[in-house]
Two RNAs folded together computationally: RNase P RNA and transfer RNA, 462 nucleotides in total.

RNA sequence: GCGGCGGGACGAGGCGGCCGCGUCGGGGGGCCUUCGCGGUCUCACGAUGAGGAAAGUCCGGCCUCCGCAGGGCAGGGCGCCUGGUAACGCCAGGCGGGAGCGAUCCCAGGGAAAGUGCCACAGAAAACAUACCGCCGGGCCGCCUCGUGUGGUCCGGUAAGGGUGAAAAGGCGAGGUAAGAGCUCACCGCGUCCCCGGCGACGGGGGCGGCUAGGCAAACCCCGCCCGGAGCAAGCCCGAAUAGGGGGAGAGGCGCUGCCCGCGCCGCUACGAUCCCCGGGUUGGGUGCACGAGCCGGCGGGCGACCGUCGGCCCAGACAAAUGGCCGUCGCCUUCCCGCGGCAGCGCGGGAGGGGACAGAAGCCGGCUUACCGUCCCGCCUCCGUC
RNA sequence: GGGGCGUUGGUGUAGUCCGGUCAACACAUCUGAUUGCCGAUCAGAAGAUCACGGGUUCGAAUCCCGUACGCCCCG
Numbered sequence: 001g002c003g004g005c006g007g008g009a010c011g012a013g014g015c016g017g018c019c020g021c022g023u024c025g026g027g028g029g030g031c032c033u034u035c036g037c038g039g040u041c042u043c044a045c046g047a048u049g050a051g052g053a054a055a056g057u058c059c060g061g062c063c064u065c066c067g068c069a070g071g072g073c074a075g076g077g078c079g080c081c082u083g084g085u086a087a088c089g090c091c092a093g094g095c096g097g098g099a100g101c102g103a104u105c106c107c108a109g110g111g112a113a114a115g116u117g118c119c120a121c122a123g124a125a126a127a128c129a130u131a132c133c134g135c136c137g138g139g140c141c142g143c144c145u146c147g148u149g150u151g152g153u154c155c156g157g158u159a160a161g162g163g164u165g166a167a168a169a170g171g172c173g174a175g176g177u178a179a180g181a182g183c184u185c186a187c188c189g190c191g192u193c194c195c196c197g198g199c200g201a202c203g204g205g206g207g208c209g210g211c212u213a214g215g216c217a218a219a220c221c222c223c224g225c226c227c228g229g230a231g232c233a234a235g236c237c238c239g240a241a242u243a244g245g246g247g248g249a250g251a252g253g254c255g256c257u258g259c260c261c262g263c264g265c266c267g268c269u270a271c272g273a274u275c276c277c278c279g280g281g282u283u284g285g286g287u288g289c290a291c292g293a294g295c296c297g298g299c300g301g302g303c304g305a306c307c308g309u310c311g312g313c314c315c316a317g318a319c320a321a322a323u324g325g326c327c328g329u330c331g332c333c334u335u336c337c338c339g340c341g342g343c344a345g346c347g348c349g350g351g352a353g354g355g356g357a358c359a360g361a362a363g364c365c366g367g368c369u370u371a372c373c374g375u376c377c378c379g380c381c382u383c384c385g386u387c
Numbered sequence: 388g389g390g391g392c393g394u395u396g397g398u399g400u401a402g403u404c405c406g407g408u409c410a411a412c413a414c415a416u417c418u419g420a421u422u423g424c425c426g427a428u429c430a431g432a433a434g435a436u437c438a439c440g441g442g443u444u445c446g447a448a449u450c451c452c453g454u455a456c457g458c459c460c461c462g
Stems, first nucleotide, its partner, number of pairs: 001383001003381008013330007021049005027043006051358001055369002058367005063231004070261004075227005080094005095109001096107004110222002115220002117216003132162002134158010144147001170188002173185003189211001190209008235287004245278005252266004294313008332355010388461007397414004407445001416432005438454005
């Protein structure tokens, strides 16, 4: 210098002017008043006002209600190990496997010798194996070149070779054999036992087994762990409205999801619980709701996720839903042109044009995922050049 | 704000649960026959990369994850 890998920070660019919006604070004024500085409107002043994803609602919690939610079946989720955490399907560090020269990246990564199921087409055979071609041995028949020959057929042996397939019943080499074969042996793989190291996943070594055990569990399933249901339109309070009107079904209905048991409430031949259709009224306000697993900084522990401690700070709260618009100037990125410097990549100066994203709180947190014009910083790797 | 479901030729659906060899049916479209012409009828043809991206698998419309779009429900 070229190319690449990983991580972090920022992100309506800065400044000035004019106009405008929400919330809060104290103040002035108008109106209403049940006289309580109570409600409402308005004016100026001061303070403050979106995000890294506020998003998707995919996980986990806080919170709230359901009778504090009992038992069984069903159902759902997760899945190497050890930690972190309020919790998690998240995060960190490791282990194993795979990709890359490397930095580094990817993995739903328990069990296929518990059982069931599937493996299309092709192929002889797709799973308690099998013999299509081939190879080898033997019987019978034929041929003539009469042999250690050749062709056909039958019986038997054989998984080394061919062919099929995504996958062919351990791999490769040697011995062995009629030809072959874990038949035997070495190495590798697999299983199992022992020893050593590690908290552990696992790794290393040795012995034994002669191979028995193909793949699929994001197929059913088995094992282990976890899960009661619903959600701020949860829930609570005040106000307003009311006729519970007409018609139909009706002995069971509701609470807590699917079913059963259990429990509670309402109703049970009706003055009838509950459900459906039609019609009517109210569709206002407060609270939940802004101090929280909170933010910033220092120190300490830890490889790290994170934890501990000390100090400081208060940081949006709408509901026909605020956080914006215009102008000037400076700056940034990019394209083209001109000039200068340089071997080149490129750098400096001037001019013209273009660009500035994704998107917006709605009870609140911790994650994941997805969208995003771009800028800056840190660490590392391969190759090339020079010293 | 919260909860649930769907997406397959031009249109409406099946197939998805339990993965398999050319994704099926009806209407519509086109061609031919029939008719004087049209319609109806008969025969035939074309038309889908199963919303999009990735993963599992030998193999995905189907199983899993993410995204986009659409629909329904609530006090």